[in-house]
Molecule: c-di-GMP-I riboswitch aptamer
Organism: Paenibacillus tyrfis
Order: sequence, then C1' cells, then structure tokens
RNA sequence: GCUCGAUAAAGGCAAACCGGGCGAAGGCCCGCGGGCGCAAAGCUAUAGAGGCUAAGGCGCCGAGGUUGCGUGAUGCCAGCCAGUUUACCGAA
Repeated sequence: GCUCGAUAAAGGCAAACCGGGCGAAGGCCCGCGGGCGCAAAGCUAUAGAGGCUAAGGCGCCGAGGUUGCGUGAUGCCAGCCAGUUUACCGAA
C1' cells in the first nucleotide's frame, strides 16, 4: 500500500415513530426528541438499472367538473443494486 473487518478503542450516521414547518402529492427541512440499524447509512443521480408521486399540460368521458379516468417529470427517493481520484480505527 492492497485486501479485510474484533463482542478492540475513539468518534460518526440515524429507520419507524413523536413535535414543529413546507408541499398538490410523493416527499423534504428543523428538533440540546427517538434509537431500527449502518464500516462508507460519506458523496453522486441528465452515468446504468430500479422505485414513488401526478400539481400544471395533453387526451378521454359528461348536460354540467372545485369531479372522474388515462398519460406523463419538469418533482422526488437512494438505508435496493450501482458508481466513487473521498474517509476514521487496526485485531486476525
């Protein structure tokens, strides 16, 4: 240095849920709440695969839409996989 990952040590992150806020929704932000988990649960997302939502638009339907159905990302997720010139510690 590479690989690897202890019932090591020091730190780190933070699911559900709860409180407050934003949003049409998905979801996001804040918490000197919480603690399921994580060795990259750091970062990336118009590089791949995937997933979520559907306001506006367009189409359909109808006598009538503050309605319904379809379509679709310009909105998102990444704690599924993936990518990664980044990163703490050091037993076997």